[in-house]
RNA sequence: GGGCCUGUAGCUCAGUGGCAGAGCGGACGUCUUAUAAGCGUCAUGUCGCAGGUUCGAUCCCUGCCAGGCCCA
Numbered sequence: 001g002g003g004c005c006u007g008u009a010g011c012u013c014a015g016u017g018g019c020a021g022a023g024c025g026g027a028c029g030u031c032u033u034a035u036a037a038g039c040g041u042c043a044u045g046u047c048g049c050a051g052g053u054u055c056g057a058u059c060c061c062u063g064c065c066a067g068g069c070c071c072a
Stems, first nucleotide, its partner, number of pairs: 001071007010024004018055001026042005048064005
């Protein structure tokens, strides 16, 4: 330098055009003599950044950034 893949909540990941979710974790409550476990409620987020297409973009297109793999 070239090709491919990945980037979404604190962490691990779903979501492939129509108001962004799960598990774990966190806060509060309940239970207990107390703690843990269980149960209930709540909060998460510029969907890596910037443009474009579209009535509408996490999703499609382009460029850039970061990480990984391969080739040279």

A computed fold for a 72-nucleotide RNA from a Patescibacteria group bacterium, annotated as transfer RNA.
The sequence is in RNAcentral, with records from ENA and MGnify.
Rfam family: tRNA. The family's RNA type in Rfam is transfer RNA.
NCBI's taxonomy places the organism under Bacteria, Bacteria candidate phyla.